[in-house]
SAM riboswitch aptamer (S box leader) from uncultured Actinoplanes sp., 131 nucleotides, folded computationally. Model confidence (mean pLDDT): 80 of 100.
RNA sequence: CUCAUCCAGAGGGGCAGAGGGAACGGCCCGACGAAGCCCCGGCAACCACCGCACCCGGUUCGAUGACGAGCCCGGCGUCCGGCAGGUGCUAAUUCCGUCCCGGCACCGGCGUUGUGCCCGGGAAAGAUGAG
Numbered sequence: 001c002u003c004a005u006c007c008a009g010a011g012g013g014g015c016a017g018a019g020g021g022a023a024c025g026g027c028c029c030g031a032c033g034a035a036g037c038c039c040c041g042g043c044a045a046c047c048a049c050c051g052c053a054c055c056c057g058g059u060u061c062g063a064u065g066a067c068g069a070g071c072c073c074g075g076c077g078u079c080c081g082g083c084a085g086g087u088g089c090u091a092a093u094u095c096c097g098u099c100c101c102g103g104c105a106c107c108g109g110c111g112u113u114g115u116g117c118c119c120g121g122g123a124a125a126g127a128u129g130a131g
Base pairs, nucleotide, nucleotide: 001131002130003129004128005127006126011040012039013038014037015036019029020028021027023098024097025096026095041090042089043088046086047085049082050081051080053078054077055075056074057073058072059070060069061068062067094125099122100121101120102119103117104116105115106114107111
């Protein structure tokens, strides 16, 4: 840089001792113990691996116009299933918002950018995996 996914799921112990939830705003978590490090669990199934089926290529045979059949071999292939080796994750939807479009509601009465919404869509940013 590219692609895919991000409303599901899954915590105990030890050391440590005040922060943490990326940034900003909000709202939360935290001395009933934050970050970090270690141990043991768990979740999930992106990659790897295994299997069935299919597809594609090769090959053999029969036909001879394209076709049909068999077989084994191969595949960065597709689907489904398995496994748990490599990652990842284990408060809150990526905790929510942020920029744009739309919807709805509201107001010392109507906006050239008013305000709000546990409304919808898209984007940005971020995270994880694969390349």